[in-house]
Context: one part of a larger RNA
RNA sequence: GGCUUAUGGUGGAUGCCUUGGCAUUGGGAAGCGAUGAAAGACGUGAUAAGCUGCGAUAAGCUUCGGGGAGCGGCAAAUACGCUAUGAUCCGGAGAUUUCUGAAUGGGGAAACCCCCUCAAUAGAUGAGGAUCUUUAACUGAAUUCAUAGGUUAAAGAAGCGAACGAAGGGAAGUGAAACAUCUCAGUACCUUCAGGAAUAUAAAUCAAACGAGAUUCCCCUAGUAGUGGCGAGCGAACGGGGAACAGUCUAAACCACGUACAUUUUUGUAAGUGGGGUUGCGGGACCUUAAUAUGGGAUCGAAAUAGUUAGCAGAACCUCCUGGAAAGGAGGGCCAAAGAGAGUGAUAGCCUCGUAAGCGAAAACUAUUGAGACUCUAGAGGUAUCCCAAGUACCACCGGGCACGUGAAACCCGUUGGGAAUCCGGGGGGACCACCCUCCAAGACUAAAUAUUACCCAAUGACCGAUAGUGGACUAGUACCGUGAGGGAAAGGUAAAAAGAACCCCGAGCAGGGGAGUGAAAUAGAACCUGAAACCGUAAGUCU
Numbered sequence: 001g002g003c004u005u006a007u008g009g010u011g012g013a014u015g016c017c018u019u020g021g022c023a024u025u026g027g028g029a030a031g032c033g034a035u036g037a038a039a040g041a042c043g044u045g046a047u048a049a050g051c052u053g054c055g056a057u058a059a060g061c062u063u064c065g066g067g068g069a070g071c072g073g074c075a076a077a078u079a080c081g082c083u084a085u086g087a088u089c090c091g092g093a094g095a096u097u098u099c100u101g102a103a104u105g106g107g108g109a110a111a112c113c114c115c116c117u118c119a120a121u122a123g124a125u126g127a128g129g130a131u132c133u134u135u136a137a138c139u140g141a142a143u144u145c146a147u148a149g150g151u152u153a154a155a156g157a158a159g160c161g162a163a164c165g166a167a168g169g170g171a172a173g174u175g176a177a178a179c180a181u182c183u184c185a186g187u188a189c190c191u192u193c194a195g196g197a198a199u200a201u202a203a204a205u206c207a208a209a210c211g212a213g214a215u216u217c218c219c220c221u222a223g224u225a226g227u228g229g230c231g232a233g234c235g236a237a238c239g240g241g242g243a244a245c246a247g248u249c250u251a252a253a254c255c256a257c258g259u260a261c262a263u264u265u266u267u268g269u270a271a272g273u274g275g276g277g278u279u280g281c282g283g284g285a286c287c288u289u290a291a292u293a294u295g296g297g298a299u300c301g302a303a304a305u306a307g308u309u310a311g312c313a314g315a316a317c318c319u320c321c322u323g324g325a326a327a328g329g330a331g332g333g334c335c336a337a338a339g340a341g342a343g344u345g346a347u348a349g350c351c352u353c354g355u356a357a358g359c360g361a362a363a364a365c366u367a368u369u370g371a372g373a374c375u376c377u378a379g380a381g382g383u384a385u386c387c388c389a390a391g392u393a394c395c396a397c398c399g400g401g402c403a404c405g406u407g408a409a410a411c412c413c414g415u416u417g418g419g420a421a422u423c424c425g426g427g428g429g430g431a432c433c434a435c436c437c438u439c440c441a442a443g444a445c446u447a448a449a450u451a452u453u454a455c456c457c458a459a460u461g462a463c464c465g466a467u468a469g470u471g472g473a474c475u476a477g478u479a480c481c482g483u484g485a486g487g488g489a490a491a492g493g494u495a496a497a498a499a500g501a502a503c504c505c506c507g508a509g510c511a512g513g514g515g516a517g518u519g520a521a522a523u524a525g526a527a528c529c530u531g532a533a534a535c536c537g538u539a540a541g542u543c544u
Base pairs, nucleotide, nucleotide: 001543002542003541004540005539006538007537008536009535015529016493017492020464021463022461023460024459025458026457027456028455029453030452031160032159039100040099041098042055043054044053046078047077050074051073061094062093063092064091065090066089070082071081072080105114106113107112115129116128117127118126119125131157132156133155134154135153136152137151138150139149164195165193166192167191168190169189175182179229205212206211216243217242218241219240220239226234227233247445248444249443250389254275255274256273257272259270260269261268262267280423282388283387284386285385286382287381288380289379295376296375297374299373300372303369304368305367306366307365308364309363311359312358317332318331319330320329321328333350334349335339341353342352343351394418395417396416398414399413400412401411404430425440426439427438428437429436480487481486500528503515504514505513506512
């Protein structure tokens, strides 16, 4: 020095565990904000560094309910207190709520500095003082009237927030085995705006010679018809089956009213208000006639019921044995609308919390029904005249959208240039024309079925179990790094219970250790469950 055995150190794998995560289902909620948000700064405790809570009334104040014996958060300890005159705790409603922040009196290097007005006010205190939009009033230039401008008042807005939504802009990597049309993709991303959903929505729609009857979503139709350097690819509709169902209001013609302007009066024009009217078997105005009835509502809403935000109550077991400990074993019982689950010194239906079936609200909120209020709603006939949404429809050039790449390219949208008709009218039926069929544009509103989940509640898992699962089970978006945008950790486990080792000894020692003691165990001693390997020792054997 190698090897073997034994026994230690170091190290923290493995096993077991779970406070935390992940995913999904059902329900709720889907917003907060000038009555000052989200996010923070600084404070606040007897002692107080961090987290949590709170705000100069500062781990809290008031009140109304619940609850019923301990309590002063995580978090020990000492001190001092509170509490059956009901504390702590839980819930409803309030009060307080420094400073920053949209931040809003002015400024500013956020959490700071400085100012004006009013109130009896020098200080202190209280209230007010930003901008924009709309409306109203009062003022008021150049410039006579007027207008611009100014002042005041009232109402509103702003900022934040995960996804879902609508709109305005809008790539490239990629694929095409290269690449340019094409694709990726109207995706990512940027911007604006909104709601609890949004969008769309009541046929100028489809269909096909039969008919259907708003929109949205799902399953088929169908990877079909098509489209396509006919490459890569892209990719419908008709029709059928379901979910859910709901329809309405204006403009115009006509009538009436007041206002302004013009007009000698008559009257005309303009914008406005009220009535009327809303349709494609064309409808309405207008004229004639008839009856005052019947249904409805998506508006408001007394009251009732149910629910949410605290809770209440809840059956049934003992003995012996082993053991540190019984829930284990043995013996004998019981409950069950409860044998889901968790905890308890090992494995408990009957020990504890719960579970099943029930019960419960002073206050606030929500839903359903809904007395009542308000409001909407009708026919028949006639047809001379009038009306039926205009720089619109349509056409041309060029683009875009439609599954459809300019194609035979209809349909929809846009710039530019032209530019109609009013029912004997107009659009569509995939160039175009005729016949036929069908619908009525150029105004507006509309629940449900659908999408999503930052947040709350309940539940589930052939999901993870501390190098896993969230980055984060722990003072985690922390420490730390970076000028900054930004990047971003490591770190869980004594024991049933601290019973956390009084006292003695060695030692320079508040290091470390040996006794003693606790404990079932201390090779469970706080660097604490188990404690692998690498690595480092000690002892014995053996080989050289």

About this RNA:
A computed fold for a 544-nucleotide part of an RNA from a Pseudobdellovibrionaceae bacterium, annotated as large-subunit ribosomal RNA, domain I. Lineage of the source: Bacteria > Pseudomonadati > Bdellovibrionia > Bdellovibrionales > Pseudobdellovibrionaceae. RNAcentral holds the full RNA, with entries from ENA. Its Rfam family is "Bacterial large subunit ribosomal RNA". The family is grouped with related families in Rfam's "LSU clan". Its mean pLDDT, the model's own confidence on a scale to 100, is 86.